Transfer RNA from a Flavobacteriaceae bacterium, 72 nucleotides, folded computationally. Its mean pLDDT, the model's own confidence on a scale to 100, is 80. Its Rfam family is "tRNA". Rfam describes the family as follows. Transfer RNA (tRNA) molecules are approximately 80 nucleotides in length. The organism belongs to Flavobacteriaceae, within Bacteria.
[in-house]
RNA sequence: AGCUCCGUAGUUCAAUGGAUAGAACAAAAGUUUCCUAAACUUUAGAUAAAGGUUCGAUUCCUUUCGGAGCUA
Numbered sequence: 001a002g003c004u005c006c007g008u009a010g011u012u013c014a015a016u017g018g019a020u021a022g023a024a025c026a027a028a029a030g031u032u033u034c035c036u037a038a039a040c041u042u043u044a045g046a047u048a049a050a051g052g053u054u055c056g057a058u059u060c061c062u063u064u065c066g067g068a069g070c071u072a
Stems, first nucleotide, its partner, number of pairs: 001071007010025004018055001027043005048064005
């Protein structure tokens, strides 16, 4: 320098065009307990950025950013 893949919640992963973006663990609050832990209930929390296509985009297209790999 060229090519391929990946980027979703604090973490690990779903959701491949149809809408309230979901689950587990973690966090906070409550119940219980003398206290802690455990258990149960509830709450908050995310699509890397910009643009385009579409009635509708996490998904498709372009560029950029970041990470991994391959070739030279």
It was read from a public genome assembly.